[in-house]
Context: one part of a larger RNA
RNA sequence: UGACGGGGGCCCGCACAAGCGGUGGAGCAUGUGGUUUAAUUCGAUGCAAAGCGAAGAACCUUACAAGGGCUUGACAUGCCGCAAAUCCUCUUGAAAGAGAGGAGUGUCUUCGGGAACGCGGACACAGGUGGUGCAUGGCUGUCGUUAGCUCCUGACGUAAGGUGUUGGGUUAAGUCCUGCAACGAGCGCAACCCUCAUGUUUAGUUGCCAACAUUGAGUUUGGAACCCUGAACAGAUUGUCGGUGAUAAGCCGGAAGAAGGUGAGGAUGACGUCAAGUCAUCAUGCCCCUUACGCCCUGGGCGACACACGUGCUACAAUGGAAGAUACAAAGGAUCGCGACCCUGCGAGGGUGAGCUAACUUCAAAAACCUGUCCUCAGUUUGGAUUGUAGGCUGCAACUCGCCUACAUGAAGCCAGAAUCGCUAGUAAUCGCUGGUCAGCCAUACGGCUGUGAAUUCGUUCCCAGGCCUUGUACA
Numbered sequence: 001u002g003a004c005g006g007g008g009g010c011c012c013g014c015a016c017a018a019g020c021g022g023u024g025g026a027g028c029a030u031g032u033g034g035u036u037u038a039a040u041u042c043g044a045u046g047c048a049a050a051g052c053g054a055a056g057a058a059c060c061u062u063a064c065a066a067g068g069g070c071u072u073g074a075c076a077u078g079c080c081g082c083a084a085a086u087c088c089u090c091u092u093g094a095a096a097g098a099g100a101g102g103a104g105u106g107u108c109u110u111c112g113g114g115a116a117c118g119c120g121g122a123c124a125c126a127g128g129u130g131g132u133g134c135a136u137g138g139c140u141g142u143c144g145u146u147a148g149c150u151c152c153u154g155a156c157g158u159a160a161g162g163u164g165u166u167g168g169g170u171u172a173a174g175u176c177c178u179g180c181a182a183c184g185a186g187c188g189c190a191a192c193c194c195u196c197a198u199g200u201u202u203a204g205u206u207g208c209c210a211a212c213a214u215u216g217a218g219u220u221u222g223g224a225a226c227c228c229u230g231a232a233c234a235g236a237u238u239g240u241c242g243g244u245g246a247u248a249a250g251c252c253g254g255a256a257g258a259a260g261g262u263g264a265g266g267a268u269g270a271c272g273u274c275a276a277g278u279c280a281u282c283a284u285g286c287c288c289c290u291u292a293c294g295c296c297c298u299g300g301g302c303g304a305c306a307c308a309c310g311u312g313c314u315a316c317a318a319u320g321g322a323a324g325a326u327a328c329a330a331a332g333g334a335u336c337g338c339g340a341c342c343c344u345g346c347g348a349g350g351g352u353g354a355g356c357u358a359a360c361u362u363c364a365a366a367a368a369c370c371u372g373u374c375c376u377c378a379g380u381u382u383g384g385a386u387u388g389u390a391g392g393c394u395g396c397a398a399c400u401c402g403c404c405u406a407c408a409u410g411a412a413g414c415c416a417g418a419a420u421c422g423c424u425a426g427u428a429a430u431c432g433c434u435g436g437u438c439a440g441c442c443a444u445a446c447g448g449c450u451g452u453g454a455a456u457u458c459g460u461u462c463c464c465a466g467g468c469c470u471u472g473u474a475c476a
Stems, first nucleotide, its partner, number of pairs: 001476002003473003007470005013464001015460002019423005026314008034305002042053002064300001066298005073125001077124002079121004086103007107114002127289002130287003136283002138278003141274001143272001148187004153182001154163001156161001167178003193266004198234007208223002213220001240254005303442001320375003332363003337356002342351003382413001387408007429452002432449004
């Protein structure tokens, strides 16, 4: 100087407390461990691994194992030879491939040949998701959006170093004020950026409709007021009033205001820590393989199942279930696409195919909610697992191993031990909608969007994490 202390002081955070809802018990989905296996590819392992890499494993993907093949190779550059390319058919084979037959010649040219593509040959080489993340770059997590981490000059100390950065107040903040052997400065904080909340101006098509006509319909004429959309500005700064404070920084209350003291949310992550993670995104040193640790193919595996753990979904019901009627969103996607209307099927779907490269057409129906009807506390009109049969769709192909529909079947479960998690407001809880990936989909995941919409916070004694000062130490 740090680190540590079941030392002290001050402070802070959904850290506790006060509340609300979960997990842990059930069934299923999914990931992991373990076991099994020819293979169950690899990585991630307290917080910070485990619905994670994977924004989508039937083939492909795919890296794994079995079998069948290739050896200048699936891919790149250089050399030589043949032949343009390309297309079709047949034999063999599980396919990869191997072997035949046929059609067919282009383009530039100095007429020698060249370019592109294909086949064959020899060698330099290719290739490796092989190893090492403890050789590395890059990227990322974490403490932590915590308020810290440093430097110059000066003066102090023999030096390590200290001072500045400590003290008194204050703040979300090393934020600001004030004092001081310190005076200044940098990286962080804040602000500048984006979205939302208010208004003005401007622009009115595909969006809008107050007045005038019109229609089944903002449909058409018309209009630019309103709504909305896009752009540009304005607006919030403790500016103002009172109190308090040291005449400071600030704090408390009020007014005006759409918004008030960081308005709400996002992006933004200092010096560093964990030899943290990644050689399987990529790049890369060294080591290793080179008729194989490289490459192609078929079917299989990554989907196994006594069990253990994590994350979720659905429930156990009456604040509910069923059937019927009916209203109100936002944000997205769409041409190898979205697909209306109509017909057909109980339905998933099928047929037809208008319109739309989209404020125009379409996915599309929001659902909880509300009104009346049935059920009346039961393993039930709860719950839907499991299984059978019959179908539909995608796709060469749904056996291993897809999704959906109809009928039948109707398991556990009656609110969950010890323990443990999330959340402070348009939040929790709850209800649907949508997107990416994608032929299809194991999505109950992940990312976004609106609707309905709470309770509680006395407070900091205690648990956990962190910051500053101080003290002890046989630790570095």